RNA sequence: GGGGGGAUGGUCCAGUUUGGUAAGAUUCCGGCUUCGGGAGCCGGCGACCAGGGUUCAAAUCCCUGUCCCCUCA
Numbered sequence: 001g002g003g004g005g006g007a008u009g010g011u012c013c014a015g016u017u018u019g020g021u022a023a024g025a026u027u028c029c030g031g032c033u034u035c036g037g038g039a040g041c042c043g044g045c046g047a048c049c050a051g052g053g054u055u056c057a058a059a060u061c062c063c064u065g066u067c068c069c070c071u072c073a
Stems, first nucleotide, its partner, number of pairs: 001072007010026003020056001028044005049065005
């Protein structure tokens, strides 16, 4: 340098196929429970890599860039 894949709460991960309310787990916070803690149960906070374009509407489609992985040379 060529080709392919990826980036989503603090962490892990689904959703892109068909554009239309961003799901789940865990951490954290609060409550219940306990003599106390842990475990368990209930509730809550928190996210679409960056910029631009298309659209009534973009995590999703298009363009550019950054970073990571695989592969070819």